Notes:
This is a predicted structure of an 88-nucleotide RNA (transfer RNA) from a Dehalococcoidia bacterium. It matches the Rfam family "tRNA". By type it is a transfer RNA.
RNA sequence: GGAGAGGUGCCCGAGUGGUUGAAGGGAACCGUCUUGAAAACGGUCGAGGGUCAAACCUCCGUGGGUUCGAAUCCCACCCUCUCCGCCA
Numbered sequence: 001g002g003a004g005a006g007g008u009g010c011c012c013g014a015g016u017g018g019u020u021g022a023a024g025g026g027a028a029c030c031g032u033c034u035u036g037a038a039a040a041c042g043g044u045c046g047a048g049g050g051u052c053a054a055a056c057c058u059c060c061g062u063g064g065g066u067u068c069g070a071a072u073c074c075c076a077c078c079c080u081c082u083c084c085g086c087c088a
Base pairs, nucleotide, nucleotide: 001084002083003082004081005080006079007078010026011025012024018068028044029043030042031041032040046059047058048057049056061077062076063075064074065073
């Protein structure tokens, strides 16, 4: 350089244009159980803004676009992985 796949909450990972700001698993925290732990079971669990607390608003790599509506479709860029090629 060419081709392909991908980027989602702390980690992994699902996600058909519309009950998904996000399934499920792990981790973490709290609890039950236990002498105590582990395991098991139950609950909680993204971030920022806003608020006494809520409501509400924004965010799916970054920036644009299409659409009534975008994590999902389109464009550009950034990054990661795989294969091929080139140089050494």
Its mean pLDDT, the model's own confidence on a scale to 100, is 81.
The sequence was found in a public genome assembly.
Taxonomically the source falls in Dehalococcoidia (Bacteria, Bacillati, Chloroflexota).